RNA sequence: GCCCCCAUAGCUCAGGGGAUAGAGCGCCGCCCUCCGGAGGCGGAAGCCCCAGUUCGAAUCUGGGUGGGGGCA
Repeated sequence: GCCCCCAUAGCUCAGGGGAUAGAGCGCCGCCCUCCGGAGGCGGAAGCCCCAGUUCGAAUCUGGGUGGGGGCA
């Protein structure tokens, strides 16, 4: 320098044009309990950035940025 893949919650991941964007673990609160890190209930928290396409974009396209891999 060229090519490919990836980027969604604190972490690991689903979701591939229309739903209030979900799960597990973690975190916070309440209950329970002698106490609890166990059990029950509830809650907060996210689509890497900028454009474009579309009635509608986390999802498709282009360009960035960051990470991983291959070739030279």

Predicted 3D model of a 72-nucleotide RNA (transfer RNA) from a soil metagenome. It matches the Rfam family "tRNA". Rfam describes the family as follows. Transfer RNA (tRNA) molecules are approximately 80 nucleotides in length. The RNAcentral record of the sequence draws on ENA. The prediction has a mean pLDDT of 82.